Small-subunit ribosomal RNA, 3' major domain from an uncultured bacterium, 465 nucleotides, folded computationally. The coordinates come from a structure-prediction model, not an experiment, and the mean pLDDT is 82. Its Rfam family is "Bacterial small subunit ribosomal RNA". Rfam links the family to the GO terms structural constituent of ribosome and ribosome.
[in-house]
Context: one part of a larger RNA
């Protein structure tokens, strides 16, 4: 000077308290372990691995297994020699294909021409490699933490390491500012600058609407700055607390943004890249299996357990955000439905995807393992696709498990949030209870006195480095 202390002191965070949903019990999903396999490919491992890479394993994807081929190669470059019915190729034989054989037809580019090119063969340089090491690396990335912190430059104290600044008294979300002060200054963070939403006016409209405005689109600008009044403090500042006006009030609400550094953190399987290793294979290409196994443990959900429900149905309502040409697909029809026909109309504020759902109004259940709950399980069919045993989503008809609010322990929330309740999108041929946005109704508590946990800022003690 740091880290440490079951030392002090202040202070902060959903950190506790107070409370609202939960998780753990149950069935199912889905990852991990573990065990099993031929093979269940790797890879992540308190927090910060476990619906994590993987925004979607039926082939393919693939990296595992078993066969079955290959050996200049599935791909580049390049040299050399050969080669002109030479590249290609209907089609037909063998095979589970890969790939082997046959073979109608039949080329192009540059030159007068000879020849080159291309393409095919062979040999050779080499190609390849998701093979190792993330503890040889780049580049990302997680975390502490969106925590107020981390540095320097001169100057000054100090025999040095340092140390001051950065500390004290206030304040702040803040190393925010204010005052002081052997310091004065400065940089990287903090805050603004930057987008989104809320208020208005302008402007413009292809939406809307019969029109015109109003919603409305999407662009430009105004608006909040502690500016105005009061009162607090140290006679002061910064700064607090209260109001006025306002849509908005003290960082208006959200977002992106991640300082010096910690974890030899995580990735060599996104890429890249050193080294080692393979080189008739650890390299390719095929068929099929796997990756889906299943006593069992653990995580992370989904769905219940029920009258604030649950079914029906009249009658009938209100979004927002996305997404469409190898695409969305409308109206009609058919089908109890999954979905079929159909094929309008859109390169989309125009058409479609699109009826939002829960709320509300009636009836019916009357507390039962039930009109609860829906697991499993039989039948029958629907779609997608070469293909749905292994191994796909749904539909219909029958079936109708566990489950009666769940021990110890545990988690998310502070406002348009939790809780609920539906849409949409990536991915995708198909598949979503995950994800990643969107909006609907729409709470409870609102304290810092201990306790836990983790942070900061000063002190102390120290046998640590």
């Nucleotide at each position: 000077u740091g880290a440490c202390g079951g030392g002090g002191a202040c202070c902060c965070g959903c950190a506790c308290a107070a409370g609202c949903a939960g998780g753990g019990g149950a069935a199912c999903g889905u990852g991990u372990g573990g065990u099993u396999u031929a093979a269940u490919u790797c890879g992540a491992g308190a927090c910060a691995a476990a619906a994590c890479g993987a925004a979607g394993a039926a082939c393919c994807u693939c990296a595992c297994c078993a066969g079955g081929g290959u050996u200049u190669g599935a791909c580049a470059u390049g040299u050399a020699u050969g080669u002109u019915u030479u590249a290609g190729g209907a089609u037909c034989c063998a095979g589970a294909a890969a790939u082997g054989g046959a073979a109608a037809c039949a080329a192009a580019c540059c030159g007068c021409a000879a020849g080159g090119u291309a393409g095919c063969a062979u040999a050779c340089a080499c190609a390849g490699g998701u093979g190792c090491u993330g503890c040889a690396u780049g580049g990302c990335u997680g975390u502490c933490g969106u925590c107020a912190g981390c540095u320097c430059g001169u100057g000054u104290c100090g025999u040095g390491a340092g140390a001051u600044g950065u500390c004290g008294g206030g304040u702040u979300a803040a190393g925010u500012c204010c005052c002081a002060c052997a310091a004065c200054g400065a940089g990287c963070g903090c805050a603004a600058c930057c987008c989104c939403c809320a208020u208005c006016a302008c402007u413009a409209g292809u939406u809307g609407u019969a029109u015109c405005a109003c919603u409305c689109u999407a662009g430009u600008g105004a608006a909040a700055c502690u500016g105005c009044c009061u009162c607090u403090u140290a006679c002061a500042a910064a700064a607090g607390a209260g109001g006025a006006g306002g849509a908005a009030g003290g960082u208006g609400g959200g977002g992106a943004u991640g300082a010096u550094g910690u974890c030899a953190a995580g990735u060599c399987a996104g890429c890249a890249u050193a080294g080692c290793c393979c080189u008739u294979a650890u390299g390719u290409c095929c068929u099929g299996g796997g990756c889906c196994a299943c006593a069992c443990a653990c995580a992370c959900g989904u769905u219940a357990c029920a009258a604030u429900g649950g079914g029906a149905g009249u009658a009938a309502a209100c979004a927002a955000a996305g997404g469409g040409c190898u695409g969305c697909g409308a109206a009609g029809u058919c089908g109890c439905g999954a979905g079929g026909c159909g094929g309008a109309g859109c390169u989309a504020a125009u058409c479609c995807c699109u009826u939002a759902a829960a709320a509300c109004c009636u009836c019916c259940c009357u507390c039962a393992g039930u009109u609860c709950a829906g697991a499993u399980a039989g039948g029958a069919g629907u779609c997608u696709g070469c293909a749905a045993c292994u191994c796909g989503a749904c539909u219909c008809c029958u079936u109708g498990a566990a489950g009666c609010c769940g021990g110890a322990c545990u988690u998310g929330c502070u406002a348009g949030u939790a809780a609920u309740c539906g849409c949409a999108g990536a991915u995708c041929a198909g598949c979503a209870u995950g994800c990643u946005g969107c909006g609907g109704u729409g709470a409870u508590a609102c304290g810092u006195u201990c306790c836990u946990c983790g942070g900061g800022u000063c002190u102390u003690g120290c046998a640590c480095a």